[in-house]
Molecule: transfer RNA
Organism: marine sediment metagenome
RNA sequence: GCGUGGGUAGUAUAGUGGUUAGUAUAGAACGUUGCCAACGUUCUGACCCGGGUUCGAAUCCCGGCCCACGCA
Numbered sequence: 001g002c003g004u005g006g007g008u009a010g011u012a013u014a015g016u017g018g019u020u021a022g023u024a025u026a027g028a029a030c031g032u033u034g035c036c037a038a039c040g041u042u043c044u045g046a047c048c049c050g051g052g053u054u055c056g057a058a059u060c061c062c063g064g065c066c067c068a069c070g071c072a
Stems, first nucleotide, its partner, number of pairs: 001071007010025004018055001026044006048064005
């Protein structure tokens, strides 16, 4: 340099055009307990950046950046 796959809460991941962007974990509050842990309820927190297509984009297309793998 070329090709393929990927980038979504602090972390891991689901989501192939319309739903409140879901789950686990983490953090906070409350409950339970003599205390801690565990458990339960509630809350907090995310679509890598720019442009395009569309009535509507996390999703499709183009470019950029970053990561992994392959080729040279």